This is a predicted structure of a 71-nucleotide RNA (transfer RNA) from a Candidatus Gottesmanbacteria bacterium. It matches the Rfam family "tRNA". About the family: Transfer RNA (tRNA) molecules are approximately 80 nucleotides in length. Its family is annotated with triplet codon-amino acid adaptor activity in the Gene Ontology. The coordinates come from a structure-prediction model, not an experiment, and the mean pLDDT is 83.
């Protein structure tokens, strides 16, 4: 230079056309004397532009970042 996959909460993963979900961290609040643990609530997140569609994280495009692979 070109193929190819990838980019979603503070990480690490689901969801893959119909109002984004688990683990954990966070943060109030309740049991304890007090930590440790357990319960019960919360906040928080599709990389960016654009088309398609009644409706897009998903489909297509282009830009950007990452990995792999070739040259």
């Nucleotide at each position: 230079g070109g193929g190819c996959c990838c980019g979603u909460a503070g990480u690490a993963c689901a969801c893959c056309g119909g109002u984004a979900g688990u683990a954990u961290a966070u943060u109030u609040c309740c049991a304890u004397g007090g930590c440790a643990u357990g319960g019960a609530a919360g906040a928080g997140a599709a990389a960016g532009g654009g088309g398609u569609u009644c409706g897009a994280u998903u489909c297509c495009c282009c830009u950007c970042g990452g990995g792999u692979c070739c040259a």